Model confidence (mean pLDDT): 84 of 100. A computed fold for a 106-nucleotide RNA from an Acidimicrobiaceae bacterium, annotated as SAM riboswitch aptamer (S box leader).
[in-house]
């Protein structure tokens, strides 16, 4: 970086540094020297992914098993909190052949 599938009006801050723009772009419109943004520490939120467990599903198909049968791939919940992610404003509002984040590929 490229395609794809999902989400994106809920929800969660103090602190040291550091200093002048910052909220992705373009309008608006707001944040900001009473120190924003950023960066590190800590600490919270959440639940995409793994992991746990109960239930349904499926006995088509595909893989796995000392293999007439059972287990994974599928859905729902509930649990955790490992890898992510996030903690001003609905992605701040509209707009764009727009952007982010997560999964699982090339």
């Nucleotide at each position: 970086c490229c395609a794809u599938c999902a989400u994106c009006c809920a929800g969660a801050g103090c602190g040291a540094c550091u200093g002048a723009g910052g909220g992705a772009c373009g309008g608006c419109c707001c944040c900001g020297c009473a120190g924003a943004c950023g960066u590190c520490g800590c600490g919270a939120c959440a639940a995409c992914c793994a992991g746990u467990g109960u239930g349904a599903g499926c006995c088509c198909a595909g893989g796995g098993a000392g293999u007439u049968u059972c287990c994974c791939u599928u859905c729902a919940c509930a649990c955790c909190a490992g890898g992510u992610g996030c903690c001003a404003a609905a992605g701040g509002c509209c707009g764009a052949u727009c952007g982010a984040u997560g999964a699982a590929g090339a």
It was read from a public genome assembly, where an Rfam model found it.